Predicted 3D model of RNase P RNA and transfer RNA as a complex of 454 nucleotides. Model confidence (mean pLDDT): 76 of 100.

RNA sequence: CCAGAGGGUCGGGCGGCCGCGGCCCGCGCAAGCGGGGCGAGGAAAGUCCGGGCUCCACGGAACGACGGUGCCGGGUAAUUCCCGGCGGGCCAGAGAGCGAUCUUUGGUCCAGGGACAGUGCAACAGAAAGCAAACCGCCGGUCUUCGGGCCGGCAAGGUCGAAAGGGUGCGGUAAGAGCGCACCGCGCCUCCGGCAACGGCGGGCGGCACGGUAAACCCCACCGGGAGCAAGACCGAAUAGGGGCGGCACAUGGGCCUGUUCCGGCUCGUCGCCCGGGUUGGUUGCUUGAGGGGCGGAGCGAUCCGUCUCCUAGAUGAAUGGCCGCACAGGCGGAGGAAUCCGCUGGACAGAACCCGGCUUACAGACCCUCUGGCAUU
RNA sequence: GCCGCGUUAGCUCAGCUGGUAGAGCAACCGCCUUGUAAGCGGUAGGUCGUCCGUUCGAGUCGGACACGCGGCACCA
Repeated sequence: CCAGAGGGUCGGGCGGCCGCGGCCCGCGCAAGCGGGGCGAGGAAAGUCCGGGCUCCACGGAACGACGGUGCCGGGUAAUUCCCGGCGGGCCAGAGAGCGAUCUUUGGUCCAGGGACAGUGCAACAGAAAGCAAACCGCCGGUCUUCGGGCCGGCAAGGUCGAAAGGGUGCGGUAAGAGCGCACCGCGCCUCCGGCAACGGCGGGCGGCACGGUAAACCCCACCGGGAGCAAGACCGAAUAGGGGCGGCACAUGGGCCUGUUCCGGCUCGUCGCCCGGGUUGGUUGCUUGAGGGGCGGAGCGAUCCGUCUCCUAGAUGAAUGGCCGCACAGGCGGAGGAAUCCGCUGGACAGAACCCGGCUUACAGACCCUCUGGCAUU
Repeated sequence: GCCGCGUUAGCUCAGCUGGUAGAGCAACCGCCUUGUAAGCGGUAGGUCGUCCGUUCGAGUCGGACACGCGGCACCA
């Protein structure tokens, strides 16, 4: 210098003119006029999570249903988010060992509780697919027309499959097999370390499969009432407090208060659904908030604490735009040996609608940091 | 703005508890008919909206995205 990966910041600048929406001030009876100041985002988006806030609603307890979450610890208002750690899978490299295997480095992924509580599922292929089995084969016996047949033993080798019930080596055997032994791996108990997940080239026991699937039902633990600013409150206008169907019913009863039960509360005609009628106005909720920035401190970090400072949209068919000039990055074309010059083009994704914290998705381009690879020079 | 649902053949829809995706209409070919329709027989046609994951295996299970629908105002 080039290419790639990860993370972070920004995402058009300056000036002029004309507009748009709120707010404040002044003038004016009013319409309006003049001046000042403010006016989109990192995602305002998807609405996928979590909270604030509001109502349902005047409640409580137990049980159940439904939904969600799922290694451990921490952070937070809270989370399925974030941080730190643990464990595992896959890929590549290196090392030790005859080997099984183990150690280590780098990258990447993990929705990562439980499959000795139970139930279910596994197409096709294959001999065999869930307390294993025996097609080819190997071995023994026996018969033989010499092709093989029958009886018995075996599970090492072959075959099918996503998956075939520990592995390596030696012994052993008719052939074999944890059948025996050593090692590797695994399981259980115990000790030690760690808050814990978990770890240990601590000790002991067991010849040793207990398979996969829970983003299948399920079990365990924990969490969760529902609806959402079109929530809700107030003012004003208008209309037919109309009609139909259904449930229960004049109180030892019915209805409502989330499913059941109990207690409790309210109500006496009430509840649910539908048809029909009227309005398409205003105010409020409404924006200062778990808020941003600087500095100092604690912490590996997420984050927290202290202090100083800043105010930064509140519209309601919905404002935040357009034009010109100057430079700036990028692209294209031309001139030139080159530096460079000239002309044209041109700056993404997108746009508040009660407010925050996350996640996810979209995004031209610029800058910074770290790592990897290549080239050149030293 | 908020809430809910759907996407499978040209069209309308099935597909339960994962295992080679079906039906009706339409299309094409043949038979029947003087000819057409109807009828009868047969044939073809599918990235299951897209991508990622779980699983041996995904139309089906989970997630993200895209597209298309539906509902929700107040008063009496």